[in-house]
Context: one part of a larger RNA
RNA sequence: GAGUAGCGAUAAAGGGAGUGAAAAGCUCCCUCGCCGAAAACCCAAGGUUUCCUGCGCAACGUUCAUCGGCGCAGGGUGAGUCGGCCCCUAAGGCGAGGCAGAAAUGCGUAGUCGAUGGGAAACAGGUCAAUAUUCCUGUACCACUCUUUAAUGCGAUGGGGGGACGGAGAAGGUUAGAUCAGCCGGGCGUUGGAUAUCCCGGUUUAAGCGUGUAGUCGUGCCUGGUAGGCAAAUCCGCCGGGCUUAGACGAGGCGUGAUGACGAGGGCUCAUUGAGCCUGAAGUGAUUAAUACCAUGCUUCCAGGAAAAGCCUCUAAGCUUCAGUUAAAGAGUGACCGUACCGCAAACCGACACAGGUGGGUAGGUAGAAAAUACCAAGGCGCUU
Numbered sequence: 001g002a003g004u005a006g007c008g009a010u011a012a013a014g015g016g017a018g019u020g021a022a023a024a025g026c027u028c029c030c031u032c033g034c035c036g037a038a039a040a041c042c043c044a045a046g047g048u049u050u051c052c053u054g055c056g057c058a059a060c061g062u063u064c065a066u067c068g069g070c071g072c073a074g075g076g077u078g079a080g081u082c083g084g085c086c087c088c089u090a091a092g093g094c095g096a097g098g099c100a101g102a103a104a105u106g107c108g109u110a111g112u113c114g115a116u117g118g119g120a121a122a123c124a125g126g127u128c129a130a131u132a133u134u135c136c137u138g139u140a141c142c143a144c145u146c147u148u149u150a151a152u153g154c155g156a157u158g159g160g161g162g163g164a165c166g167g168a169g170a171a172g173g174u175u176a177g178a179u180c181a182g183c184c185g186g187g188c189g190u191u192g193g194a195u196a197u198c199c200c201g202g203u204u205u206a207a208g209c210g211u212g213u214a215g216u217c218g219u220g221c222c223u224g225g226u227a228g229g230c231a232a233a234u235c236c237g238c239c240g241g242g243c244u245u246a247g248a249c250g251a252g253g254c255g256u257g258a259u260g261a262c263g264a265g266g267g268c269u270c271a272u273u274g275a276g277c278c279u280g281a282a283g284u285g286a287u288u289a290a291u292a293c294c295a296u297g298c299u300u301c302c303a304g305g306a307a308a309a310g311c312c313u314c315u316a317a318g319c320u321u322c323a324g325u326u327a328a329a330g331a332g333u334g335a336c337c338g339u340a341c342c343g344c345a346a347a348c349c350g351a352c353a354c355a356g357g358u359g360g361g362u363a364g365g366u367a368g369a370a371a372a373u374a375c376c377a378a379g380g381c382g383c384u385u
Stems, first nucleotide, its partner, number of pairs: 013031006032382004040362004046342002050340001051075006060068002080141002082338003086119003092113003098107003122139005142334011153319002158314004166301004172294003177288005182203006204261002208256004215249003220243007228236002262283001265279006302305001348357002364376004
C1' cells in the first nucleotide's frame, strides 16, 4: 500500500425465553421467507468414525461462538431369509501338457478364475442417545443332515428339456396412490356473522396359507414303430393309431393371517426438555388412476437380438435284503464378511467447510398434455460476517 480488496450465489429475517464472563450467529418457542422430479427420502461408488453422549474453545470455522464434520474421553454397527462369500458362466485373464522363439517371452488345448448377468427362503409392528427385513413380539418360509414309518429302480462329469433373453407399437385387465362421501372423536371464538349444507383431526394393517378370477398360451393323455440325439434310454426328435378340449401359466380380488397390531385422543405417576404406565372410538363405500403388475404376454419390423449351472427327465458303468430314491412326521443345523454415518454433498472427485462434477430408485395436492411451469404437502432449509 491499507484497516483498502475481500468475507464464495440477493432463499430473509424479526421477537421472546434459556445458558453463559460475554449471544446477530448456540438451545427452545412464536412469526416470516426459500426448495419441493428437490435444496425431500432410500441405495450403489467413494470416504473411513465424520455417527451418539459428556467435557472443552488454544488452533481449525473467511466474523463471533457458550456452537461444530474442531480438541479430549466414553459409547455405538447383532442376519439361515438383505448384500457378499458360495454354485454358474460372459467379455477378458491365467494356463498342465503343446506350438513358436537364441533367450526373455508370446500364443494356446484341457482346465481354472472372472459380474456389470443366472441361481433356495421374511414380513408387519415395537424398541435405543446412537443398529435394525439383523434385537424383541407376532405370524412365516427355505435348504441340508439324522431318526422313524410307508412305498420303491436307483444311478452321471453323458443324452434331452428348461433356464433363454432384440427394437418399436397398441389395446385390455388390475393395483399402489389420490379425491370425495359415509363413519368416529373434538370445537363454537378476541372484531360484524357463523349449531350449519360449518370447522379440525383420524379412518392404517404385511409376508405367508387357501381359493384360482380378468386374461395369455394352447392341444393333453394312452399306445405301435423308429436308420437321429457320438454308447444306452422308458427321455427328446420323427412316422402312425385311439380317446379327447383337457392342460399350463396367471396379476388382482376375496377369505385367513388379525378376538392380534396400530390408532385421534383420554387418564395416572415422575418431571427441566421429557419419560414411564394404563386405557382406547371409527377403522366402510364410491369415483378416478399410473411410466407399476398381468407381461420374458400380444402385434409388428429387420439389423434376427449371451452362456453355463441350479431345476426336470432319460438311461450307461455299477449297485440291487445293502446303498439309493420318493412321501409323511419328528429332531437338529444354517458358519464367515459387510451393516455406524455422509452419500447431487461442508464427510466423495476438484490443494479450501470451493456457485464445478458424481450412477440407480421413490414421485403427494391444485392448474396443466406433461417428470414443463407456478404455488403448496410430507420433509428439509434461510446458503458462518